[in-house]
RNA sequence: ACUCUGGAGAAUCUCGUUUUUGUUCGGGUACCGAAGGUGCAAGGCGGCACGGAAUGUCCGCCGAAUCUCUCAGGUAAAAGGACAGGGU
Numbered sequence: 001a002c003u004c005u006g007g008a009g010a011a012u013c014u015c016g017u018u019u020u021u022g023u024u025c026g027g028g029u030a031c032c033g034a035a036g037g038u039g040c041a042a043g044g045c046g047g048c049a050c051g052g053a054a055u056g057u058c059c060g061c062c063g064a065a066u067c068u069c070u071c072a073g074g075u076a077a078a079a080g081g082a083c084a085g086g087g088u
Base pairs, nucleotide, nucleotide: 001088002087003086004085005084006083011029013028014027015026016025030075031074032073036071037069039067043062044061045060046059047058
């Protein structure tokens, strides 16, 4: 990487539109976090000041997640789905 299995949360909300119907399109409010994406802790590196070292403060860069934000996505079923297990 491929494949099989398991896999949560939250309005089948509401208004208009399209349509025979439906998962068309647009709007409103409420909500979820486990596609993806955002942010940063310890720590490390560097800069500035002090004669030097150490130390301390400030600034910059690197820096994780199931944390965080809720951009995207999602809120019946289906699909998707982080992650876990099996196989190749």
Molecule: Glycine riboswitch aptamer
Organism: bovine gut metagenome